A computed fold for a 1488-nucleotide RNA from a metagenome, annotated as small-subunit ribosomal RNA.
[in-house]
C1' cells in the first nucleotide's frame, strides 16, 4: 500500500533497508587492497609438487692436471735422408674430481587439497588419566670393550616383447649377529609416606635376565710395513636410565538439525568371573554364569563442526566461501607391513570398475597437490617468474630440495580512493520539445574569455623490502696440557632481489584521451507531447490499456545513483506474523462434550538445621585472527601493526532473606463427626387414572373423514355418532414457575426398597492431608448396529390423492423400519453461556429458591440480617465494537487444552478403534489477495407501525369491437431522410411535406465555391439589366448597354492564386444551454456545540397537529440556509377616480308609426345615474362567540359577496435516471475538401399482407329531419377583415360601404316553440365509388381542401383488460386563434353555453413520506449467489501389472591378510663337534 459506499478491528499478501564466493542485460578511464570451480568426491593428455647426507659404506663415469706411447698435422731447421717446438686424437699409469646407480641413516605420518561420508565423545567447552605412548630437541647420570658371518652394488650366465626375474662368483659399513660389562631400568620381598578406590612416590634387601658404532678436526710425545697407528683432546654420533618441553591416545559432565503419520528397541545385548589382546582402560575379543540394559531410545531424512560471517535496538534468525583450530577422505571396497608416529594423497598386497601398453603369454596407472584439458553448467582465472624473503626436510657446514610460500597476470567479482576539468559569461544564440502562439523550457548549459595540470602519455632520476650464514681480519670468553682446533659473543670488510627500472620524485605538452544506467500512477524523489485503441504491451502489490493513457511505445524534460546502474536468485529485517524479551482463544482462527485421577507443575502459618538453586569475592581457562575502543604505519581511505576488552565453563572462599531438602509445631486451606430440613439426582419393584386404537355386544342410518378447496381412503357385508364390556402398548394434563436437582448428557403420575451429592447450623476431631492434571479410566442426547422380546399412537423409506410449468417437497389418506424393554456396541451434536478448572480482591440496586438468626406473648405471615444457589439492571474497569460487569469478558496467581490468511480439508495416505455405518489422529501439490468480526449510512424485503394521493372503493363518461383520420413498429423500396422507445416514445420535434420546406434517392452541373474575412496580381470592362442559342432547369456559350472623379488606380465590382469557407457528417458516453421524470412529493443541508477511537450521530428523533420539516410542547442542542407558505397574475364583493369609440335611467328636441293622442321605434342634444372599460383602494386575520385542548390546533356558529389555502394560474429544493437533444443555436475532438460542400429537375418522406397507440364519427327516439324565434365569451383583421346589394341549389362569383378598429368586419350551437318519422340496418349511420363543379397556387397525376347530384359499406354499445374525472368539475354543445398561397385541423392552444352523480371507508392494487427491524445487497433485489451437466487445461490421490534404489532375517561361495596349530621341505652367524652331523631358532607350505 491492499478487503469497505465509508469506518474500526482481526488477518494475510506486497514494498521501501542491509548483505552475497553470485549470475544476466546495458555501459566501461586509472590505482591500491582483497577475492575467484558453490554444479559431476565426473574423467584426465603434458610438466612440475620429497628429498637429502661422501663428515656411515663399497665403488666410481665424464671432465681437468702430470707422465709415457702411438697416429695425424705442422711453424722452423735441413746434409733433403730427415729432425721437429707446438697442436689434435686414441690408449696406459698416477693425481684431482666427483655424476648416475647401490648399501645404510634421517625424512617421506609434515606441508598442500577436498567436504563424499558421518547426528558421532565427530566438534565446542570444562575436567580426568593413580589406565598410557612420545623420534628429532633441552637437561642430569653412566657407558661406548672385544669379536663373527653375510649381502647389494660389481662381474658373468640365463629367461622375458616389456615390466622385471633367476643362477653362480667377489666386497664394505653407523647394515646384521653372538659374547663381555650393568650406573640404571624390569621382575620378587620389606619399610616409610601419601591418596577418593584400584593404588602412587621414596628408601632398603638377595638373586635373575637386559646395551652400544663409529665418523671427523687438532697436537707437544711414542711406534710404523711410511699407507698409517697408539696416547691426549675437541666436535658430531651410538647405548642405558631419570626429568622436562612440545605432541598424541583413551575417558567423563554439559551443549550440538528435522520427523511421533518412526513407540517400543536390544543377545555380545547389560553385568560378573577368568583368559587373550593393546602403549593403555574397556565385551575390544573369547569361555562360563546371571537376565539384564535403553526410552525422544529405535527408525527415517538432512548436514563436516567451531572461532566466526550476515542481519537485527536487542533477544534472536540465517549461515559456516576466503583466514585459523579440529575431524574425515585420497579411483571404489578390504587388509596388514614398516615405523616414535600410518592401517599411510604422489608406499605395499588382494578384489572391482575404468583408462593405457602388449609380441596376447602378460603388464602399467590413480590431479579432492600447482597450472592445464574435456564434460556438465547461469557461472568461477596463467599449462607464468623465483627460492631473494618467511617456513619446512636433510646435512657438521657450504648447500640442495620445496607449485608450501613470495610475486606477477586475467575477471568492475567486492571494498576503497582519484579523474573525466575550474572561474567568468545573457542578443537568455542555434537546434530540440511544449504552447493559451504572447511565450516557456533545455539554460550559464554551449559558443566565447581567462585559468589549472590530478590520472593517462613521453623523457629523466630512482628506493625500502637484506636480516643472516659462510669466508677474511681483529678482540674477548669457554674447553684443553695448549696462545692449536673447536664453540660462543662483538666489531670491520666482502657477498645475496623473482617482483623491477616497479613504487616514488622531477620535467614537457595540451582541456586535450575518459559517462553511463535506471526511474518518473500511488507506495516513492521525479510530467508533458505524439503514436496505439482491452490491440500491442506493462506489472513488486494495488492495478493500467475498450480514441483525449503523467501506468503501453517513442520523444523532450525531470529525479536518483554514478564506473557503474538495473534485473534475477538467496538470507535477515520490517513481521509484536510463533510473541523469552513480546500475542491471543464470548462473536474475528482458537476452551477438550463431562468428570475421576497417574506422572508432572504449583502450593498456608511459625521455627531449627543444611547450603540444591540464588548472591558476592578470588584463581584458572575463554588459541590466534575477526568485531569494538585507544594509539600508530602506508599522501587519505580500504588495508596493516601494538595494546585493551571478552555475558561462558571449572575450582575455591564466604552469605543465608527467598526457594529446595530434613526435623519439630500450628489451624485459617482441606477433610471427618453431630442436628434438623430441601430436592423431576440415580437404580429396581409394584400400583393408578384420563386419552387413543382394536375386539365383542346394543341403539341407529347414510354418510364419514379430510382440506385453502378437493380427492385418494372408510361405509348398506351397516361406517361416522352413541352406550356397555374387554384387550393392548406408550406417555404422565392441571400443579408447573427465566422454580428445583445433577459433572455434563439429562431428570416430571403415585408408593416402597437401595443409593449419590450439595446447602445451612454446631465447632467436637485430623493437622496441609491441597489445586490443576499430559497419558489413562468412566459417563456421554438423538440417530444407527447386533441378539431376543414388544408394538396402542406417532412415523424416515414406500404407495396413493392433491398442488404445480414440473413437485422425487410443503397439504391429505395409508404405512415399514424405528420409537418401548433386556443385554451388548457406537462415542458423535449449534454436546452452546459458542465463555476450562481452582483461589484471592474490587461501589451498588431489585427479584426468587433453600437453611438459619433477630424483634415480638406462643404459632403462621410481615419486617430486619447472615450463608449458599439462581435471574435482571447497572459503578469503576475492560473491550475493535457489540457488550461483560462480585455467577466478570475487571485486577492478579497456579495448572491444563487450543490458535497462527482463505480455499484444497477435518479431506488423501499411514496408524489405532469399530460388526458395519463410521470415529480419532492428520498432510501436501495446486490456487486466491483476500477470507473475516463489529458497527455506520443507504437501498431492498411476498418484515412491522403511522400517514398521504381519482391509488383503491362509490359514481359519471370513455378506450379495447366498426369505418375513417393521425402517429409508430414491421414489410417494401433507388429513396421510403433523421431523431424520440416502459411510466417519462407513438395527433411527439412538425404552430401545418403538391414545388419550396428537404436533411433522402436518381440524373444533370459548379469548384475560393450559395455565405464571411484577409493578402497579392490582373481588369476598366466582363458587374447589374436586357436579348439570343442550347438545355428539364441549373448551368454553359455569345451579344447589346455601361459608374464617379479623372488618366492617379482611391472606392466598388469581377477574374486568377493563396490563406480559408462549407458539412442536418460521427461522438448527447467529451460538453454548455434547455427540457422531461420522481414531484408541487416535503423534503435536503450547513455553522457552532455535544456524543462516538472512527465512519457517523445529534439538530431533522419523540408526544400532538397540519396540505406542508405547518405549528406547539418536550429534548444536548442552539441557530441558519434551500424548499413549504406568503409576496405576483387572474376571478368573485364593495368604494373611489375617469367617461370615448362604451352606456341611455331622468330631461329637451326631431322623425316614423298611430288618430296630429297614448304607447312604441329611430336619431340628435344634454348627461355619466346604471352596465361596462381600467387605474387606485377596501375586504378575510381563526379577528369574534361556544365547545374541546397545556399549547399549536380542531369542531360548530354569527356576521359577510367570500371562512379557515375562497377558486384558478405562474412558481419545481438537494438530487436521481451517463434520461432527451451535436437536427434549434453554441461547442472540444475526429472525419470529408473537383466532395460527406454547393446549385437544379424529377421522385420520395403519403409506398401496404399486417400489429399497436391517440382521436373523430356512429350504432340512434334524452334521437333524426324540417320550419320558427332567442342568449355568449375570447380572439383576429391591410398582399388583411369585408357589410348592404346581386348571381348561383351550393362551394362560391361579381362588387365594394366601412375599418390599422371598445367606433368597421366575422359573430354561436346545444337549448326553446311547432311539425314529421315510430324501432327498422331505418328519414339511424355515413365509409366507399361514379359524375359535375368551386377555390388556392407557376403547377392539385403521384399527392390539396370544399360543394352539388348519385351510391349508400361496416356498425344494433363492443372479450380479457384498461383510461379520465371530486364542482362551475365530469359530460354535452358550439366559437376563436397560431402555423398558413391553399390544406389533409377530426390535432394543438384558448373561449363561453348547458350542467350532474358519488366518496361507507383505507383491507387490498399502484406510487410516495416518516419511524423501526433483518441483510452475505452498495452497479444497491433487474442485487447477490448455489449445485449438476458439457468441453478444454493443470495439480494431487488411487490403480491390475512391471522396473529400480535402500533395508531386515536365514543360508551358500569366498581374495589378500592377521592370529593359532602344524610344518616330513629348506636355512650363513650362536652352542656341541676335528669333521660329518646334531641342537637352538627360523622360513616356505598346509590347515582352522
Nucleotide at each position: 500500500g491492499u478487503u469497505u459506499g465509508a469506518u474500526u478491528c482481526u488477518g494475510g499478501c506486497u514494498c521501501a533497508g542491509a548483505a552475497c564466493g553470485a549470475a544476466c542485460g546495458c555501459u566501461g578511464g586509472c590505482a591500491g587492497c582483497g577475492u575467484g570451480g558453490a554444479u559431476u568426491a565426473g574423467g584426465c593428455a603434458u610438466g612440475c609438487a620429497a628429498g637429502u647426507c661422501g663428515a656411515a659404506c663399497g665403488g666410481g663415469a665424464a671432465g681437468c692436471c702430470a707422465u709415457c706411447a702411438a697416429u695425424u698435422c705442422a711453424a722452423u731447421c735441413u746434409u733433403c735422408g730427415g729432425a721437429g717446438a707446438g697442436a689434435a686424437u686414441u690408449a696406459g699409469u698416477g693425481g684431482u674430481a666427483g655424476a648416475g646407480a647401490g648399501u645404510g641413516g634421517c625424512g617421506a605420518a609434515a606441508g598442500g587439497g577436498u567436504g563424499a561420508g558421518g547426528a558421532a565423545c565427530g566438534c565446542g567447552u570444562g575436567g580426568g588419566u593413580a589406565a598410557c605412548c612420545u623420534g628429532c630437541c633441552c637437561u642430569c647420570a653412566a657407558g661406548u670393550u672385544g669379536g663373527g658371518g653375510a649381502u647389494a652394488a660389481c662381474u658373468c650366465c640365463g629367461g622375458g616383447a616389456a615390466a622385471c626375474c633367476g643362477a653362480a662368483g667377489c666386497u664394505a659399513a653407523u647394515a646384521c649377529c653372538g659374547a663381555a660389562u650393568a650406573u640404571g631400568g624390569u621382575c620378587g620381598c620389606c619399610u616409610g609416606u601419601c591418596g577418593c578406590a584400584u593404588g602412587g612416590c621414596a628408601g632398603g634387601c638377595a638373586g635373575a635376565g637386559u646395551a652400544a658404532a663409529g665418523g671427523u678436526g687438532g697436537a707437544a710425545c711414542c711406534c710404523u710395513u711410511c699407507g698409517g697407528g697408539g696416547u691426549c683432546u675437541g666436535c658430531c654420533g651410538c647405548u642405558u636410565g631419570g626429568g622436562g618441553a612440545g605432541g598424541g591416545g583413551c575417558u567423563c559432565g554439559c551443549g550440538u538439525c528435522c520427523c511421533a503419520u518412526c513407540a517400543g528397541c536390544u543377545u555380545g545385548u547389560u553385568g560378573g568371573u577368568g583368559a587373550g589382546g593393546u602403549a593403555a582402560u574397556g565385551g575390544c575379543u573369547c569361555a562360563c554364569c546371571a537376565a539384564g540394559g535403553c526410552u525422544u531410545a529405535c527408525g527415517g531424512g538432512u548436514a563436516g563442526c567451531u572461532g566466526g560471517u550476515c542481519u537485527g535496538a536487542g533477544a534472536g534468525g540465517a549461515u559456516g566461501g576466503u583466514c585459523a583450530g579440529c575431524c574425515a577422505c585420497a579411483c571404489u571396497g578390504g587388509g596388514a607391513c614398516u615405523g616414535a608416529g600410518a592401517c599411510a594423497c604422489u608406499g605395499c598386497c588382494c578384489a572391482g570398475a575404468c583408462u593405457c601398453c602388449u609380441a596376447c603369454g602378460g603388464g602399467a596407472g590413480g590431479c579432492u597437490g600447482c597450472a592445464g584439458u574435456c564434460g556438465a553448467g547461469a557461472a568461477u582465472c596463467a599449462u607464468u617468474c623465483g627460492c631473494a624473503a618467511u617456513g619446512c626436510g636433510c646435512g657438521a657446514a657450504a648447500g640442495c630440495g620445496u607449485g608450501a610460500c613470495g610475486a606477477u597476470g586475467c575477471g568492475a567479482c567486492g571494498c576503497u580512493g582519484c579523474g573525466u576539468g575550474g572561474a567568468g559569461g545573457a542578443u537568455g544564440a542555434c537546434g530540440g520539445c511544449c504552447u493559451u502562439a504572447g511565450g516557456g523550457u533545455u539554460g550559464u548549459a554551449a559558443g566565447c574569455u581567462c585559468c589549472u595540470g590530478u590520472c593517462a602519455u613521453a623523457a629523466g632520476g630512482g628506493a625500502a623490502a637484506a636480516a643472516c650464514u659462510a669466508c677474511g681480519c681483529g678482540u674477548g670468553u669457554g674447553u684443553u696440557a695448549a696462545u692449536a682446533c673447536c664453540a660462543c659473543a662483538c666489531g670491520c670488510g666482502c657477498u645475496u632481489g623473482a617482483u623491477g627500472g616497479u613504487a616514488c620524485c622531477u620535467u614537457a605538452a595540451g582541456a586535450g584521451g575518459a559517462a553511463g544506467c535506471c526511474a518518473c500512477g500511488g507506495c516513492u524523489a521525479a510530467c508533458u507531447c505524439u503514436g496505439u485503441g482491452c490491440c500491442a504491451g506493462c506489472a513488486g502489490c494495488c492495478g493500467c490499456g475498450g480514441u483525449g493513457a503523467u501506468a503501453c511505445a517513442g520523444a523532450g524534460g525531470u529525479g536518483g545513483c554514478g564506473a557503474g546502474c538495473g534485473u534475477u536468485g538467496u538470507u535477515c529485517g520490517g513481521a509484536u506474523u510463533u510473541a523469552c524479551u513480546g500475542g491471543g482463544c464470548g462473536u474475528a482462527a482458537a476452551g477438550g462434550g463431562u468428570g475421576c485421577g497417574u506422572a508432572g507443575g504449583c502450593g498456608g502459618u511459625c521455627u531449627u538445621g543444611u547450603g540444591u538453586g540464588u548472591c558476592a569475592g578470588a584463581u584458572g581457562u575463554g588459541a590466534a585472527a575477526g568485531c569494538c575502543c585507544a594509539c600508530g604505519g602506508c599522501u587519505c581511505a580500504a588495508c596493516c601493526g601494538u595494546g585493551a576488552a571478552u555475558u561462558g565453563c571449572a575450582u575455591u572462599u564466604g552469605a543465608a532473606a527467598c526457594u529446595g531438602c530434613a526435623g519439630g509445631a500450628c489451624u485459617u486451606g482441606a477433610g471427618u463427626g453431630c442436628a434438623g430440613g430441601a430436592u423431576g439426582g440415580g437404580a429396581g419393584a409394584g400400583c393408578g387414572g384420563a386419552a387413543u386404537u382394536c375386539u365383542g355386544g346394543g341403539u341407529g342410518u347414510a354418510g364419514c373423514g379430510g382440506u385453502g378447496a378437493a380427492a385418494u381412503g372408510c361405509g348398506u357385508u351397516g361406517a361416522u355418532a352413541u352406550c356397555c364390556a374387554g384387550a393392548a402398548g406408550a406417555a404422565c394434563a392441571c400443579c408447573g414457575g427465566a422454580g428445583g436437582c445433577g459433572a455434563a448428557g439429562g431428570c416430571g403420575g403415585c408408593u416402597c426398597u437401595c443409593u449419590g451429592g450439595a446447602a445451612u447450623g454446631u465447632u467436637a476431631c485430623u493437622g496441609a492431608c491441597g489445586c490443576u492434571g499430559a497419558g489413562g479410566c468412566a459417563c456421554g442426547a438423538a440417530a444407527g448396529c447386533g441378539u431376543g422380546g414388544g408394538g396402542a399412537g406417532c412415523g424416515a423409506a414406500c404407495a396413493g390423492g392433491a398442488u404445480u410449468a414440473g413437485a422425487u417437497a410443503c397439504c391429505c389418506u395409508g404405512g415399514u423400519a424405528g420409537u418401548c424393554c433386556a443385554c451388548g456396541c457406537c462415542g458423535u451434536a449449534a454436546a452452546c453461556g459458542u465463555u476450562g478448572c481452582g483461589g484471592a480482591c474490587u461501589u451498588g440496586g431489585u427479584g426468587u429458591u433453600g437453611g438459619c438468626g433477630g424483634u415480638a406473648c406462643u404459632g403462621a405471615c410481615c419486617c430486619c440480617g447472615c450463608c449458599a444457589g439462581u435471574g435482571c439492571c447497572g459503578u469503576a474497569g475492560c473491550u475493535a465494537a457489540c457488550g461483560c460487569g462480585u455467577u466478570a469478558a475487571g485486577u492478579c496467581c497456579g495448572c491444563c487444552g487450543c490458535c497462527u490468511g482463505g480455499g484444497g480439508a477435518g479431506u488423501a495416505c499411514g496408524g489405532c478403534c469399530g460388526c458395519a455405518a463410521g470415529g480419532c489422529u492428520a498432510a501436501a501439490a495446486c490456487u486466491c489477495a483476500a477470507a473475516g468480526a463489529a458497527a455506520u449510512u443507504g437501498a431492498c424485503g411476498g418484515g412491522g407501525g403511522c400517514c398521504c394521493g381519482c391509488a383503491c372503493a362509490a359514481g359519471c363518461g370513455g378506450a379495447g369491437g366498426a369505418g375513417c383520420a393521425u402517429g409508430u413498429g414491421g414489410c417494401u423500396u433507388a429513396a421510403u431522410u433523421c431523431g424520440a422507445u416502459g411510466c417519462a416514445a407513438c395527433g411527439c420535434g412538425a404552430a401545418g411535406a403538391a414545388c419550396c420546406u428537404u436533411a433522402c434517392c436518381u440524373g444533370g452541373g459548379c469548384u475560393u465555391g450559395a455565405c464571411a474575412u484577409g493578402u497579392a496580381a490582373c481588369u476598366g470592362c466582363u458587374c447589374a439589366u436586357c436579348c439570343u442559342g442550347u438545355g428539364a432547369a441549373a448551368g454553359c456559350a455569345g451579344g447589346a448597354c455601361u459608374c464617379u472623379u479623372u488618366c492617379g488606380a482611391a472606392g466598388g465590382u469581377g477574374u486568377u492564386a493563396c490563406a480559408c469557407a462549407g458539412g442536418u457528417g460521427c461522438u448527447g458516453c467529451a460538453u454548455g444551454g434547455c427540457u422531461g421524470u420522481c414531484g408541487u412529493c416535503a423534503g435536503u443541508u450547513c455553522g457552532u456545540g455535544c456524543c462516538g477511537u472512527g465512519a457517523g450521530g445529534u439538530g431533522u428523533u419523540g408526544g400532538g397537529u397540519u396540505a406542508a420539516g405547518u405549528c406547539c410542547c418536550g429534548c444536548a442542542a442552539c441557530g441558519a440556509a434551500c424548499g413549504c407558505a406568503a409576496c405576483c397574475c387572474u376571478u368573485g364583493u364593495g368604494u373611489u377616480u375617469a367617461g370615448u369609440u362604451g352606456c341611455c335611467a331622468c330631461c329637451g328636441g326631431u322623425g316614423g308609426u298611430g288618430a296630429u293622442a297614448a304607447g312604441c321605434c329611430a336619431c340628435c342634444g344634454a348627461g355619466c345615474a346604471c352596465u361596462c372599460u381600467a387605474g387606485a383602494c377596501a375586504g378575510a386575520c381563526u379577528g369574534c362567540c361556544c365547545g374541546u385542548a397545556c399549547a399549536a390546533g380542531c369542531g360548530g356558529g354569527a356576521g359577510g359577496a367570500a371562512g379557515g389555502u375562497g377558486g384558478g394560474g405562474a412558481u419545481g429544493a438537494c438530487g436521481u435516471c451517463a434520461a432527451g437533444u451535436c437536427a434549434g443555436u453554441a461547442u472540444g475532438g475526429c472525419c470529408c475538401u473537383u466532395a460527406c460542400g454547393c446549385c437544379c429537375a424529377g421522385g420520395g418522406c403519403u409506398g401496404c399482407a399486417c400489429a399497436c397507440g391517440u382521436g373523430c364519427u356512429a350504432c340512434a327516439a334524452u334521437g333524426g329531419c324540417c320550419g320558427g324565434a332567442a342568449c355568449a365569451g375570447a380572439a383576429g383583421g391591410a398582399a388583411g377583415c369585408a357589410a348592404u346589394g346581386u348571381c348561383g341549389c351550393g362551394a362560391g362569383g361579381c362588387g365594394g360601404a366601412g375599418c390599422a378598429a371598445a367606433u368597421c368586419c366575422u359573430c354561436a350551437a346545444c337549448g326553446c316553440c311547432g311539425g314529421c318519422c315510430c324501432c327498422a340496418g331505418u328519414u339511424c349511420g355515413g365509409a366507399u365509388u361514379g359524375g359535375a363543379g368551386u377555390c388556392u397556387g407557376c403547377a392539385a397525376c403521384u399527392c390539396g381542401a370544399c360543394u352539388c347530384c348519385a351510391u349508400g359499406a361496416a356498425g344494433u354499445c363492443g372479450g380479457a383488460u384498461u383510461c379520465g374525472c371530486u364542482a362551475g368539475u365530469a359530460a354535452c354543445g358550439g366559437c376563436g386563434u397560431a402555423u398558413c398561397a391553399g390544406c389533409u385541423a377530426c390535432g394543438a392552444c384558448g373561449c363561453c353555453g348547458u350542467g350532474a352523480a358519488u366518496a361507507c371507508g383505507u383491507u387490498c392494487c399502484c406510487g410516495g413520506g416518516c419511524c423501526u427491524u433483518g441483510u452475505a445487497c452498495a452497479c444497491a433485489c433487474c442485487g447477490c449467489c448455489c449445485g449438476u451437466c458439457a468441453c478444454a487445461u493443470c495439480a494431487u490421490g488411487a490403480a491390475a501389472g512391471c522396473c529400480g534404489u535402500c533395508u531386515g532375517c536365514a543360508c551358500c561361495c569366498g581374495a589378500a591378510g592377521u592370529c593359532g596349530c602344524u610344518g616330513g621341505u629348506c636355512c650363513a652367524a650362536c652352542c656341541c663337534g676335528c669333521a660329518a652331523g646334531g641342537g637352538a631358532g627360523g622360513a616356505a607350505g598346509g590347515u582352522g
Source information
It matches the Rfam family "Bacterial small subunit ribosomal RNA". Rfam links the family to the GO terms ribosome and structural constituent of ribosome. The sequence is in RNAcentral, with records from SILVA.